A computed fold for a 125-nucleotide RNA from a marine sediment metagenome, annotated as SAM riboswitch aptamer (S box leader). RNAcentral holds the sequence, with entries from MGnify. Model confidence (mean pLDDT): 85 of 100.
């Protein structure tokens, strides 16, 4: 690089001991203990295992067996991952409203609010 998901889940625990929350603007966690390490959990993206509509395709003494593919489904066994706050909000576009401007309209600021886009995590390749 490609692509899939990021409004659900999940610690009152031992050790440690100041600092986190990706950068940047905020606003927030933290000595009633921050990163880290154990554990402990939480979750079906990759595998495996089980159950299965469907479809095929053999064999049949036409009831059936037996394979193979698999829609969907269960399962933390195995790789990962993750366990404050929507990816904690925003920054760019767009749309809608509202308020200011104006004699009005547009343009333009400003304020919510929708949707999309960048970034960025994670998993698969």
């Nucleotide at each position: 690089c490609u692509u899939a998901u990021c409004c659900a889940g999940a610690a009152c625990g031992g050790c440690a001991g100041a600092g986190g929350g990706g950068a940047c603007g905020g606003c927030c966690c933290g000595a009633u203990g921050a990163a880290g390490c154990c554990u402990a959990g939480c979750a079906a993206c990759c595998g495996g295992u089980c159950c299965u509509a469907g479809u095929c395709c053999g064999u049949c003494a036409c009831g059936g067996c037996g394979g193979a593919u698999g829609c969907g489904g269960a399962u933390a066994c195995g790789g990962u991952g993750c366990u404050a706050a929507u990816u904690c909000c925003g920054g760019c576009g767009u749309c809608u409203g509202g308020c200011g401007c104006u004699c009005a309209g547009a343009a333009c600021g400003u304020c919510a609010g929708g949707c999309g886009a960048a970034a960025g995590a994670u998993g698969a390749g």